[in-house]
């Protein structure tokens, strides 16, 4: 320098290839316990890496940029 893959909650990852953003773990509160853990109930937390485009409508499709991974030179 070039090809490919990835970027969604604090972490790990989903979302039947366009139509209200979710799960597990973690965090907070309450119950249970002498206390802790475990368990149960509830809650907070995301402008979807960034910019632009297509579309009535974009996390998803198109273009560019950035970051990471991988392969080639």
């Nucleotide at each position: 320098g070039g090809g490919c893959c990835u970027g969604u909650a604090g972490c790990u990852c989903a979302a039947u290839u366009g139509g209200u953003a979710g799960a597990g773990c973690g965090c907070c509160u309450c119950a249970u316990u002498u206390g802790c853990a475990a368990u149960g109930a509830g809650g907070a937390g995301g402008u979807a890496a960034c910019c632009g485009g297509u579309c009535c409508g974009a996390a998803a499709c198109c273009g560019g940029u950035c970051a990471g991974g991988u392969c080639c030179a």
Molecule: transfer RNA
Organism: Candidatus Kaiserbacteria bacterium